A computed fold for a 72-nucleotide RNA from Sphingorhabdus sp., annotated as transfer RNA.
The source organism's lineage runs through Bacteria, Pseudomonadati, Pseudomonadota, Alphaproteobacteria and Sphingorhabdus.
Rfam family: tRNA. The family's RNA type in Rfam is transfer RNA.
[in-house]
RNA sequence: GCCGCUGUAGCUCAGUGGUAGAGCGCGUCAUUGGUAAUGACGAGGCCGGGAGUUCAAUUCUCCCCAGCGGCA
Numbered sequence: 001g002c003c004g005c006u007g008u009a010g011c012u013c014a015g016u017g018g019u020a021g022a023g024c025g026c027g028u029c030a031u032u033g034g035u036a037a038u039g040a041c042g043a044g045g046c047c048g049g050g051a052g053u054u055c056a057a058u059u060c061u062c063c064c065c066a067g068c069g070g071c072a
Stems, first nucleotide, its partner, number of pairs: 001071007010024004018055001026042005048064005
C1' cells in the first nucleotide's frame, strides 16, 4: 500500500428495514440463625462517528475512526 472481518448494556454475545434481547455482573425484596445458593422484581444501551436511500435504518449504500487477520 491492497483486501477482508469486527464495533450493540459494566463484561461475553444474539438480533433484524417497523422506536433492541440473553447470560454473567449490579440494586431491592423473599428464603436462612448468618453467609452462600435459589427465586421474584428492577436499573442500565439514542446499536463506533458522519452523510445518503427510504414513510421508517441497529439493519442497506458511501466516507471516516478503532481493533483483528491475510497478501505484498
The prediction has a mean pLDDT of 81.